[in-house]
Molecule: Bacterial small signal recognition particle RNA
RNA sequence: GCCUUGGAACAAGGGUAAUCUUACGAAUCGUGUCAGGUCCGGAAGGAAGCAGCACUAAGUCUGUGUUAUCUUGUGUUCCAAGUUAAU
Numbered sequence: 001g002c003c004u005u006g007g008a009a010c011a012a013g014g015g016u017a018a019u020c021u022u023a024c025g026a027a028u029c030g031u032g033u034c035a036g037g038u039c040c041g042g043a044a045g046g047a048a049g050c051a052g053c054a055c056u057a058a059g060u061c062u063g064u065g066u067u068a069u070c071u072u073g074u075g076u077u078c079c080a081a082g083u084u085a086a087u
Stems, first nucleotide, its partner, number of pairs: 001084001003082009013071007020063001023060002030055004038047003
């Protein structure tokens, strides 16, 4: 030096969970605003509130994400032992 075995470290890959991010997202049991219309009132005004719209929840999607954890392993490096070749 080659080969084999064992141990350690690092790295990537493959999963899991949480969180962040993008977008979507409520016939009805979310919020707000509530056209029209309805109700109360002599009137002034007020009340409830459908549709619509907006914001979101559960949830789904996106990512050169982040963190933690798992790995009969893979790659690299180091250490030890054994066999063997050469000097």